Background: A computed fold for a 530-nucleotide part of an RNA from an uncultured prokaryote, annotated as small-subunit ribosomal RNA, 5' domain.
Context: one part of a larger RNA
RNA sequence: GAUUGCACGCUGGCGGCAUGCUUAAUACAUGCCCGUCGACCGGUCCCCGGUUCUUCGGCCUGCUGCCGCGUGGCGGCCGGGUGGGUAGUAAUGCAUAGGAAUCUGCCCAUGUAGUGGGGGAUAACUUGGGGAAACUCAAGCUAAUACCGCAUAAUUCCUACGGGAGAAAGAGGGCCUAUACUUGUAAGCUCUUGCUAUUGGAUGAGCCUAUGUCGGAUUAGUUAGUUGGUGAGGUAAUGGCUUACCAAGACUACAAUCCGUAGCUGGUUUGAGAGGAUGAUCAGCCACACUGGGACUGAGACACGGCCCAGACUCCUACGGGAGGCAGCAGUAGGGAGUAUUGGACAAUGGGCGCAAGCCUGAUCCAGCAAUGCCGCGUGUGUGAAGAAGGCCUGCGGGUUGUAAAGCACUUUCAGCGAGGAGGAAAGGUUGCUGGUUAAUAGCCAGUAGCUGUGACGUUACUCGCAGAAGAAGGACCGGCUAACUCCGUGCCAGCAGCCGCGGUAAUACGGAGAGGGCAAGCGUUGUUC
Numbered sequence: 001g002a003u004u005g006c007a008c009g010c011u012g013g014c015g016g017c018a019u020g021c022u023u024a025a026u027a028c029a030u031g032c033c034c035g036u037c038g039a040c041c042g043g044u045c046c047c048c049g050g051u052u053c054u055u056c057g058g059c060c061u062g063c064u065g066c067c068g069c070g071u072g073g074c075g076g077c078c079g080g081g082u083g084g085g086u087a088g089u090a091a092u093g094c095a096u097a098g099g100a101a102u103c104u105g106c107c108c109a110u111g112u113a114g115u116g117g118g119g120g121a122u123a124a125c126u127u128g129g130g131g132a133a134a135c136u137c138a139a140g141c142u143a144a145u146a147c148c149g150c151a152u153a154a155u156u157c158c159u160a161c162g163g164g165a166g167a168a169a170g171a172g173g174g175c176c177u178a179u180a181c182u183u184g185u186a187a188g189c190u191c192u193u194g195c196u197a198u199u200g201g202a203u204g205a206g207c208c209u210a211u212g213u214c215g216g217a218u219u220a221g222u223u224a225g226u227u228g229g230u231g232a233g234g235u236a237a238u239g240g241c242u243u244a245c246c247a248a249g250a251c252u253a254c255a256a257u258c259c260g261u262a263g264c265u266g267g268u269u270u271g272a273g274a275g276g277a278u279g280a281u282c283a284g285c286c287a288c289a290c291u292g293g294g295a296c297u298g299a300g301a302c303a304c305g306g307c308c309c310a311g312a313c314u315c316c317u318a319c320g321g322g323a324g325g326c327a328g329c330a331g332u333a334g335g336g337a338g339u340a341u342u343g344g345a346c347a348a349u350g351g352g353c354g355c356a357a358g359c360c361u362g363a364u365c366c367a368g369c370a371a372u373g374c375c376g377c378g379u380g381u382g383u384g385a386a387g388a389a390g391g392c393c394u395g396c397g398g399g400u401u402g403u404a405a406a407g408c409a410c411u412u413u414c415a416g417c418g419a420g421g422a423g424g425a426a427a428g429g430u431u432g433c434u435g436g437u438u439a440a441u442a443g444c445c446a447g448u449a450g451c452u453g454u455g456a457c458g459u460u461a462c463u464c465g466c467a468g469a470a471g472a473a474g475g476a477c478c479g480g481c482u483a484a485c486u487c488c489g490u491g492c493c494a495g496c497a498g499c500c501g502c503g504g505u506a507a508u509a510c511g512g513a514g515a516g517g518g519c520a521a522g523c524g525u526u527g528u529u530c
Stems, first nucleotide, its partner, number of pairs: 001530002004527001007525004013377006019370002021335001026333003030330003035074003041070002043067001047065001048062003053058001081288003093213007102205002107201003111198005116150001118148002125140006156165003170193006181184001214260003221251003226248008263285004267278004290311005313324004341367001343366003349363001350361004380410004390401004414471001416466005424457001428452010474519001477516001479500003485514005495502002
C1' cells in the first nucleotide's frame, strides 16, 4: 500500500447493487416449510343446485357440481440447511484423465408387439367393546388403474440344449354411418390418454484404475480376511464384499503405520511475476440430520420435516402408558467483540400433482432492518473590499481568518407535497377461421385472428408541477518517517507514543486555542492475510 462475512469510538443526507451467527453440529415456545389427482375407485360429512312435504328445525334426491373420510396412483430420494465427526495424502473424499463387470421412474422414437378370460379379499361405512389420551379390538358390508391365479407371447430371462420360467387395467369425450332392441342406449365405430412386455436413446446413479492433494521420524516397522488362489454365497454389477479350504503372502525410508489438524474444488485475496494465504456469498462434488444401530418401501434412500430398537434430554398422564427432534424460513434463550423480520406474494422463474382449469411451494421473487462493503449524487451557484465586526498573532505599523460572511442577483438535483405513468404479461378463457384425425359439418388436436384477461413489489422506475437556500459535515492528523505552525497552560508532573523518541520554565511531540494540510458520509483504532 492493498485486503476483510468483520468488531470498536466519534459522526451520519439520499439512492442503486451486493452482503449479513466466522462463536455453542448448544437447547428450543409458536406459526409456516409436501402435497396433489373425483378423467382409478367406495362413497356423500359440509357447501351448492333441483324437488316434494313442511311444525320453517328439517326430510328426499344428485343429471351437472363441490368435497370431509378412506382405498389407489404419483410425489414426500427434488428443492432448502449445515460443515460437527470419521478417515487421512499410493483417501472408500476431491481435482484431472481414462476404463468395464452395471442399473436407470418420468422423458424421447409419430420404435416393435400385446391389452383375452376369471377369482377371493379389504379400508372407509355400520354395530358393539377397551383406553385419560395416543390409539386400538371384534363382527358385518362393498369397489377399483388395489391384490391373486389362468391363457397367450418374443427381439425377454434361465438352461444339464431335451426344455423351462414369465405380462397387462382400464378411464374420458363424441357419433348413430353399416348390425340388434327400434326410444335412446348397449354392442359397434372413432378420438384422446393410460397399462404390459421389449429394443434403442437421453438423463441420472453405482463401480474400477492412474496422477496430484497439510504438518510431525521427539511416530520405523505395520497387517490374519491380512495378500493371493479354488469352490460356494451375495450384489444391479466387478471384487475378501462374505464364507469353507489351500498357499504365505501384502505394505514400507519415493515415509508404511501412528499422532495432530482440516470438508475438497472452480475460485477469492495479495503480488510485476514466481509464489504465499484462504475456501463467506455464487457454482460443482462429498458428508451429516438429537446420539448410536438397523432395515422396510421404492426406479432411486439405508431416507432432515418416514419406520423400528437402544440411549440422553424435554413434555403430557387418570401412573396403566404415550409424545417430540429448527444444521428448513422467521423467531427465543444461551454463548460472544459480533451478525437482521415470528413481513408480502405465488405476479414472474422453477418444481410436485393433475387432461385441464387449478391446488401446493419460507424454493423463488419482493419488501423490512444494518454506512457491513462497492458505486453514484447532494449539502448550493454567481457577484460581493468598507478587505466589516469578532477571533488569533504582532516588531503595535500591521498581518491572518478572508470573497469567507453580510448584502445583491440566481438555481432547485436529492429529500418534501401534488398529479400523471411504462416495463417486468408470456399465459389462461371465449368466439371465429384454416388444417389434421374421422363415416362425420360431433368431438379432439394443432395453427391463426378478434375480444376478454392475470402484478406481491407499488404511493414502482420515469416524467411534469409547487414552494423555498430552504432539510443535509464530520472525524482523525500537523517533531522526523509524512502533506500540514504559532500562542497560552503545564514543568521528567500531568500526559503522548506505530518506530525513533517527546516532557526537568521559552515544548511546532503533553492539554487548550487560532491557523493549516489530507480524506469525506464517512473518518480513525484493533485484529486478519499478502